[in-house]
RNA sequence: GCCGGUGUAGUUCAAUGGUAGAACGAAGGACUCAUAAGCCUUAGAAGGUGGUUCAAUUCCACCCACCGGCACAA
Repeated sequence: GCCGGUGUAGUUCAAUGGUAGAACGAAGGACUCAUAAGCCUUAGAAGGUGGUUCAAUUCCACCCACCGGCACAA
């Protein structure tokens, strides 16, 4: 330099052109003599910019970050 992939909650991962979910973690509650476990509840997220669309997390372009492959040089 070229090609491909990935980017969603604190972490690991889903789903979907029409309200973004789960597990773990966090906070609160209830229970208990107390703690833990289990139970109930709550908060919390789309890498950036633009485009297409009635509507974009999803499709398209570019940029950024990371991962992999190829090439070149040493």
Predicted 3D model of a 74-nucleotide RNA (transfer RNA) from Candidatus Nomurabacteria bacterium RIFOXYA1_FULL_35_17. RNAcentral holds the sequence, with entries from ENA. The coordinates come from a structure-prediction model, not an experiment, and the mean pLDDT is 82. It matches the Rfam family "tRNA". Rfam classes the family as a transfer RNA. The source organism's lineage runs through Bacteria, Bacteria candidate phyla and Candidatus Nomuraibacteriota.